[in-house]
Context: one part of a larger RNA
RNA sequence: AGCGCACGGAGGAUGCCUUGGCUUCGGCAGGCGAAGAAGGACGCGGUAAGCUGCGAAAAUGUCCGGGGAUUUGCAAACGGGAGUUGAUCCGGACGUGUCCGAAUGGGGCAACCCGCACGGCUGAAGGCCGUGCACCGGCGCGAGCCGGGGCGAACCCGGGGAACUGAAACAUCUUAGUACCCGGAGGAGAAGAAAGAAACAGUCGAUUCCCUUAGUAGUGGCGAUCGAAGAGGGAGGAGCCUAAACCGCCGCGUUCGAGGACGCGGCGGGGUUGUAGGACCGGCGAUGUCCGCAUCCGCGCAAACCGGAGCAUGUCUGGAAAGCGUGGGCGCAGAGGGUGACACCCCCGUACGGGUAACGUGCGGAUGCGGAUGCCGGCACCUGAGUAGGGCGGGGCACGUGGAAUCCUGUCCGAAUCAGCGGGGACCAUCCCGCAAGGCUGAAGACUGCCGAAGACCGAUAGUGUACCAGUACCGUGAGGGAAAGGUGGGAAGCACCCCGGGAGGGGAGUGAAAUAGAACCUGAAACCGUGCGCUU
Numbered sequence: 001a002g003c004g005c006a007c008g009g010a011g012g013a014u015g016c017c018u019u020g021g022c023u024u025c026g027g028c029a030g031g032c033g034a035a036g037a038a039g040g041a042c043g044c045g046g047u048a049a050g051c052u053g054c055g056a057a058a059a060u061g062u063c064c065g066g067g068g069a070u071u072u073g074c075a076a077a078c079g080g081g082a083g084u085u086g087a088u089c090c091g092g093a094c095g096u097g098u099c100c101g102a103a104u105g106g107g108g109c110a111a112c113c114c115g116c117a118c119g120g121c122u123g124a125a126g127g128c129c130g131u132g133c134a135c136c137g138g139c140g141c142g143a144g145c146c147g148g149g150g151c152g153a154a155c156c157c158g159g160g161g162a163a164c165u166g167a168a169a170c171a172u173c174u175u176a177g178u179a180c181c182c183g184g185a186g187g188a189g190a191a192g193a194a195a196g197a198a199a200c201a202g203u204c205g206a207u208u209c210c211c212u213u214a215g216u217a218g219u220g221g222c223g224a225u226c227g228a229a230g231a232g233g234g235a236g237g238a239g240c241c242u243a244a245a246c247c248g249c250c251g252c253g254u255u256c257g258a259g260g261a262c263g264c265g266g267c268g269g270g271g272u273u274g275u276a277g278g279a280c281c282g283g284c285g286a287u288g289u290c291c292g293c294a295u296c297c298g299c300g301c302a303a304a305c306c307g308g309a310g311c312a313u314g315u316c317u318g319g320a321a322a323g324c325g326u327g328g329g330c331g332c333a334g335a336g337g338g339u340g341a342c343a344c345c346c347c348c349g350u351a352c353g354g355g356u357a358a359c360g361u362g363c364g365g366a367u368g369c370g371g372a373u374g375c376c377g378g379c380a381c382c383u384g385a386g387u388a389g390g391g392c393g394g395g396g397c398a399c400g401u402g403g404a405a406u407c408c409u410g411u412c413c414g415a416a417u418c419a420g421c422g423g424g425g426a427c428c429a430u431c432c433c434g435c436a437a438g439g440c441u442g443a444a445g446a447c448u449g450c451c452g453a454a455g456a457c458c459g460a461u462a463g464u465g466u467a468c469c470a471g472u473a474c475c476g477u478g479a480g481g482g483a484a485a486g487g488u489g490g491g492a493a494g495c496a497c498c499c500c501g502g503g504a505g506g507g508g509a510g511u512g513a514a515a516u517a518g519a520a521c522c523u524g525a526a527a528c529c530g531u532g533c534g535c536u537u
Base pairs, nucleotide, nucleotide: 001536002535003534004533005532006531007530008529009528015522016487017486020458021457022455023454024453025452026451027450028449029448030447031151032150039100040099041098042055043054044053046078047077050074051073061094062093063092064091065090066089070082071081072080105114106113107112115133116132117131118130119129120128121127135148136147137146138145139144155186156184157183158182159181160180166173170221196204197203208235209234210233211232218226239440240439241438242384246269247268248267249266250265251264252263253262254261255260274418276383277382278381280378281377282376283375284374288373289372290371291370292369293368294367295366296365297364298363299362300361301360303356305354306353307352311327312326313325314324316323328345329344330334336348337347338346389413390412391411392410393409394408395407399425420435421434422433423432424431474481475480494521497508498507499506500505
């Protein structure tokens, strides 16, 4: 020196554990904000750095309800208090709520500075306290009133809108109307009550979503790709209001022979559709039915919380019994968790029941108010115009200009008026379907903050970036990036006292089942470092 064995050091793998995550499902909620939000700054405790809570009424105040013995948060200790005259705690309502922040009297380098008006404290000034004072929009003659602004994870609609990439290069194409930016809304949003879909059946009957049709028909440097619809089966189900004709009132204007007429505007009535409907004129008929809103009543849902069966024993093992032995019991409860090891009957619970008011909400009823709902004949007044449609240029439709319909429109043109008009994939005819150029609309459907439940989900290099005081420490001018870090023990019983040492640390003693469980603390692998012994060179 190598190898081997043993015992240590070092290290923190592995096993076990879980307070934290992940996913799905169900329920609740789906907003907060000038009555000042979200988010912060600074404060508030007997002692108080951090976290939590709170706001000069400051780890909280008042009331109501629950609850019933402790309590003064995490968090010990010291020192003082509170509580059966019901505290702490839990639920509900109210109060207080500094300063910044949309921040809004003006300013500003956020949490600061400086005002004006009125009122108050003061003898007065200064100072302090209270209230008001931003801008924009709508309405109003005006005083003024109402509203807006900002924040928010995802979901939704609209306005803009890439590239890498794929095409094995690349330009049309694709990625993709994606990412991203902007605007807007809601608990959903959007869409939606046929100028529809179809195809000879005189069929269907708003929209949305799911399954299927179907990777079909198509589209496509016919490359890469893209990719329907009708029908069928389901979920859900709901339909309405205007403009106009006509009638009336009011205002303004024009005209006049001063009676009025006409035009425009506003308001009210009327009216709302395609087997056309309505207005107007004539005739006939009905007073019922249905729907919506408000108020009241009844029932249900909804908090903290309450009740909630049933076990003993041992010369057993053990530190400890829930284990083992013996003998019992309950179950609409043998889910789960805890308790010194494995507990249906020890504790918390579980099954099953109960639970006030206000507010809210669902269903039903009553009352009131509002809305809707006929027949025959005549007449030809109305039924949404720079619209439909066309040319050119684009966009969007699964459809890349194609034979390219249908939809949108920048530009230039530009109808018809119910004997009318649009569509049925160029176009024409026949036939069929529908009625544009105004508007509203629940449900089925998207998402997830909170709560609960569950898991052939993870178990500390995993699972969230974060099981731990983490979006922290730290890095960066900044936008932004972004960690590591869990485990003594049943209980601190956390080693009094003695010895060595300056201390760190150690040796005794003591605690404990265990101290090679001593806080650098469960288990304690390997690399690596030693000591002893053996063998070899």
Molecule: large-subunit ribosomal RNA, domain I
Organism: Candidatus Cryptobacteroides sp.